[in-house]
Context: one part of a larger RNA
RNA sequence: GAACAAACGCUGGCGGCGUGCCUAACACAUGCAAGUCGUACGAGAAAGUUGGCUUCGGCCGAUGAGUAAAGUGGCGCACGGGUGAGUAACGCGUGGAUAAUCUACCCUUUAGUCUGGAAUAACUUGCCGAAAGGUGAACUAAUACCGGAUAACAUCCCGGGUUCUCCGGAAACCGGGAUCAAAGAAGGCCUCUGCUUGCAAGCUUUUGCUGAAGGAUGAGUCCGCGUACCAUUAGCUAGUUGGUAGGGUAAUGGCCUACCAAGGUUAUGAUGGUUAGCUGGUCUGAGAGGAUGAUCAGCCACACUGGAACUGAGACACGGUCCAGACUCCUACGGGAGGCAGCAGUGAGGAAUAUUGCGCAAUGGGGGCAACCCUGACGCAGCAACGCCGCGUGAGUGAGGAAGGUUUUCGGAUUGUAAAGCUCUGUCGAGCGGAAAGAAAUACAUGGUGGCUAAUAUCCAUCAUGUUUGACGGUACCGCUAAAGGAAGCACCGGCUAACUCCGUGCCAGCAGCCGCGGUAAUACGGGGGGUGCAAGCGUUGUUC
Numbered sequence: 001g002a003a004c005a006a007a008c009g010c011u012g013g014c015g016g017c018g019u020g021c022c023u024a025a026c027a028c029a030u031g032c033a034a035g036u037c038g039u040a041c042g043a044g045a046a047a048g049u050u051g052g053c054u055u056c057g058g059c060c061g062a063u064g065a066g067u068a069a070a071g072u073g074g075c076g077c078a079c080g081g082g083u084g085a086g087u088a089a090c091g092c093g094u095g096g097a098u099a100a101u102c103u104a105c106c107c108u109u110u111a112g113u114c115u116g117g118a119a120u121a122a123c124u125u126g127c128c129g130a131a132a133g134g135u136g137a138a139c140u141a142a143u144a145c146c147g148g149a150u151a152a153c154a155u156c157c158c159g160g161g162u163u164c165u166c167c168g169g170a171a172a173c174c175g176g177g178a179u180c181a182a183a184g185a186a187g188g189c190c191u192c193u194g195c196u197u198g199c200a201a202g203c204u205u206u207u208g209c210u211g212a213a214g215g216a217u218g219a220g221u222c223c224g225c226g227u228a229c230c231a232u233u234a235g236c237u238a239g240u241u242g243g244u245a246g247g248g249u250a251a252u253g254g255c256c257u258a259c260c261a262a263g264g265u266u267a268u269g270a271u272g273g274u275u276a277g278c279u280g281g282u283c284u285g286a287g288a289g290g291a292u293g294a295u296c297a298g299c300c301a302c303a304c305u306g307g308a309a310c311u312g313a314g315a316c317a318c319g320g321u322c323c324a325g326a327c328u329c330c331u332a333c334g335g336g337a338g339g340c341a342g343c344a345g346u347g348a349g350g351a352a353u354a355u356u357g358c359g360c361a362a363u364g365g366g367g368g369c370a371a372c373c374c375u376g377a378c379g380c381a382g383c384a385a386c387g388c389c390g391c392g393u394g395a396g397u398g399a400g401g402a403a404g405g406u407u408u409u410c411g412g413a414u415u416g417u418a419a420a421g422c423u424c425u426g427u428c429g430a431g432c433g434g435a436a437a438g439a440a441a442u443a444c445a446u447g448g449u450g451g452c453u454a455a456u457a458u459c460c461a462u463c464a465u466g467u468u469u470g471a472c473g474g475u476a477c478c479g480c481u482a483a484a485g486g487a488a489g490c491a492c493c494g495g496c497u498a499a500c501u502c503c504g505u506g507c508c509a510g511c512a513g514c515c516g517c518g519g520u521a522a523u524a525c526g527g528g529g530g531g532u533g534c535a536a537g538c539g540u541u542g543u544u545c
Stems, first nucleotide, its partner, number of pairs: 001545004006541005013391006019384002021349001026347003030344003035075003040072002048063006082302003091227008101219002106215008114148004124137005154179007162171003184207006193200003228274003235265003240262008277299004281292004304325005327338004355381001357380003363377001364375004394424004404415004428486001430481005438472001443467009489534005494515003500529005510517002
């Protein structure tokens, strides 16, 4: 000198864009943060409104409404969001391998979607319990569950040859055998079939379901190289190192087991200890380098602590389950409930870090045919000079160089064009008025074109027109009004280092980054005047280069 996720002191006008628990991975009141689908399924309220009857207690019906709230089932909950405790490691970075692998939803291609069955929740009802909840009986549905059929380019076995190869193997080669699948839903129509009205088991459209192949995306595993400090850590190792066989996994492998062998690693630093998430980047520096890893992005790890598996395409799962532990809460003492390192917020710790806000309008995500619902992701607003950037606090003129202050050699000098006065301007702020872009879609209505079809229904695709959607926000922005009015401080002035005098004090009080000042004329302490530097900031402290 530069920088900062900064803090402290004094001061403080406005705006834009960013940033905001670095400490206790400490404990958490309260609310919200993951739901959705009735076009998978069976059931199905109430309040209110209203009609009738009435013994005036009430009863029945309609609507509310096939709505709400539950339940079965599907998809999602493994994403998004947080934190950095652990980890010195194939964790990360980079480059490869997978002929050792998987991949829901999505896209393309292909072949199918036949026929049966038995249950179960909800509901009703009995019992137990303070509660959380549990247990029995009877009933019922499905795209839930289970049989059978059919099937190969799937899997496995047998026989034969071909091509490729990293020589380990690989391949939709040929023949034979064995095994394995499915689910429906919605709209429209009457051409065919059935009854002849319109409907259906018929036709058609959309969507779903099943097998297979390929793609895309995502993931698993393995390897080369790089990746902190300590030798005042020198030896470490028994599933240890390798083999065979088996198990296990989507998959290789001591990953696990049995048996066999005795290996493996290390001064090119093993083992042990300390510290630490890694990277793109960030800061500094001419660079080399050094330091660092907030915000943003990629990867990893974790979710009160430790362990375990279940479900699933995917987890050994932050707002799932089970066990153990600590802590907190409820209890009828028998037993139960909980997990903010999600967003706000509270206490504690600390020098120190914000609102228990608005909205799904946009972007993105989940579910759904869609309407739509959910979304503390996100978009916005609030607080903080915490940072960067921009603007303002007026401009011109004005010498009797006013008054006052300070100083003086008493002549003057300085504050100083500074003020006043005069002439203007109107940024910001204030008030009044106008007023956006961010919105494109979706859906609906009308019309057109093309496709499917028996069809001019419907449906699908597409185009045009109209209607429909804004949290921010009456915000940005624009115009008008009045008015110099509401808007300057902080540090320093001995040298380094830009800037000097007076008074007070008298080695005292004090200053100080270093050198050093102060003991009676202190440019170094304290105050006044003046000056210098920066400026809505200025200094101090801390850290890095």